[in-house]
RNA sequence: UGGGUCGGCCAGGCGAUCGCGGCGCGAAAGCGACGAGGAACGUCCGGGCUCCAUAGAGCAUGGUGGUGGGUAACACCCACCCGGGGUAACCCGCGAGAAAGUGCAACAGAAAGCAGACCGCCGCGCAAGCGGUAAGGGUGAAACGGUGGUGUAAGAGACCACCAGCGUGUCGGGCAACCGAUGCGGCUAGGUAAACCUCGCCAGGAGCAAGACCAGACAGAGCGCGUUUAGCCUGCUCGGCUAGCGUUCGGGUAGGUCGCUUGAGACCGUCGGUAACGGCGGCCCUAGAUAGAUGAUCGUCACUCGAAAGAGUACAAAACCCGGCGUAUCGGCCGACCCGUCCA
Numbered sequence: 001u002g003g004g005u006c007g008g009c010c011a012g013g014c015g016a017u018c019g020c021g022g023c024g025c026g027a028a029a030g031c032g033a034c035g036a037g038g039a040a041c042g043u044c045c046g047g048g049c050u051c052c053a054u055a056g057a058g059c060a061u062g063g064u065g066g067u068g069g070g071u072a073a074c075a076c077c078c079a080c081c082c083g084g085g086g087u088a089a090c091c092c093g094c095g096a097g098a099a100a101g102u103g104c105a106a107c108a109g110a111a112a113g114c115a116g117a118c119c120g121c122c123g124c125g126c127a128a129g130c131g132g133u134a135a136g137g138g139u140g141a142a143a144c145g146g147u148g149g150u151g152u153a154a155g156a157g158a159c160c161a162c163c164a165g166c167g168u169g170u171c172g173g174g175c176a177a178c179c180g181a182u183g184c185g186g187c188u189a190g191g192u193a194a195a196c197c198u199c200g201c202c203a204g205g206a207g208c209a210a211g212a213c214c215a216g217a218c219a220g221a222g223c224g225c226g227u228u229u230a231g232c233c234u235g236c237u238c239g240g241c242u243a244g245c246g247u248u249c250g251g252g253u254a255g256g257u258c259g260c261u262u263g264a265g266a267c268c269g270u271c272g273g274u275a276a277c278g279g280c281g282g283c284c285c286u287a288g289a290u291a292g293a294u295g296a297u298c299g300u301c302a303c304u305c306g307a308a309a310g311a312g313u314a315c316a317a318a319a320c321c322c323g324g325c326g327u328a329u330c331g332g333c334c335g336a337c338c339c340g341u342c343c344a
Base pairs, nucleotide, nucleotide: 001340002339003338004337005336006335007334008333009332010331012301013300014299015298016297017296018295020035021034023032024031025030037315041326042325044324045323046322047321048320049207050206051205052204056238057237058236059235061203062202063201064200065199066080067079068078069077070076081095082093083092084091085090096198097197101196102195103192104191118137119136120133121132122131123130124129145163146162147161148160149159150158164188165187166185167184168183169182170181171180172179173178211258212257213256214255220249221248222247223246224245225244229243230242231241232240233239265284267282268281269280270279271278272277302313303312304311305310
C1' cells in the first nucleotide's frame, strides 16, 4: 500500500423558547429530577412469575443429537474433535445407528439386497445342445475390494505377498470425542434415516386479556343427572382431589387498586480462566402509560455529498420482565488476523 476474514462502538450533540407524561415537594401558583431500541421488530427458542394444585406414575406426543465447559435455562455461547470448502486468516455441518426391521433410487443393463450370465473363456459332443466360470468386454452415477503371483480344463480371496476398507487386541497421548503406533482376522458387509424406524437425553398444562383484592348493582325461575354419578388435574390410563355439574329463559356490572418495574440489573476497577464466563470491591437508580406521553421552532456544532449555494442524516418504537436467535438498517469510527506487492 492493495485485497480478504473476524469482532466491537455510535445511532446525532449543545443552547434558548413553547408544549406533553407520570413521580417528588408545595395550600396554590409553581419548582425539581426523569421520560423508546440495537434491534423495542419476528413471536422462533429458553426461563422468572401466576393459577390449575395436595402433588405423582406410565403411555402417547413433541423437541433434541460429536466431546467437554458456561448459564437460571436453552435448539444459545465458548473451547476442542471429526468431515467438507478455502493458499490462508476463516467459514459450513438437522455431526448417534444402514450388521434390528420396512421403504426409496428413472433409464440402460443379464443382474442394483444378498443379485446376476448378454458377449466371451474352458470341457463334452458331428450338430442341436449340456456342464463349468465370473478373471476379460459391454450397460450404467454405481456391477459387491485393488495390484502382482500361485493354481486351474478355463477361472475365482480358492491360496499367497503388499495395500485399502471393516472387525478386534495391546501400548502411548488426551477428562473425553478422538489421534498415533503395533499385532491378529480372508471378514469384503453400495447410497439414503433433512425417509419410516431404533437408541440416548429433555419436557405437566395454560398464560399478565395469568392472577389477587376492593367498591357497587341486580332477580332470579325451570329442567336433567347427582357419591352406583358428575366435575377437575390430563391427550389417554392408573391414581388423587372436590360435592356439585350440565342446560333453558331472564336481570345487573363491565368501575377502581395491585400485579407494574430494584432487576439471574447497569457502569468502573481488580483477581481467576485459552475463552464463554465467574468471584471480590466501588458506585448508580435510568418510562411504567391505560385510548395510550417524548413534540415543534430557532441558532450552532458533528458526519456525508457538493467548487459554492445548498441538500441529506437510515431501520424504526415500550405495554409483565429477562437471556438468546433470526430479520431490517443512512452513515461514521476502532481493533485483530491472513494473503499479495514495494521500501528499509
Bacterial RNase P class A from an uncultured Micrococcales bacterium, 344 nucleotides, folded computationally. Of the family's consensus pairs, 98% are formed in the model. Rfam family: Bacterial RNase P class A. It is annotated as a ribozyme.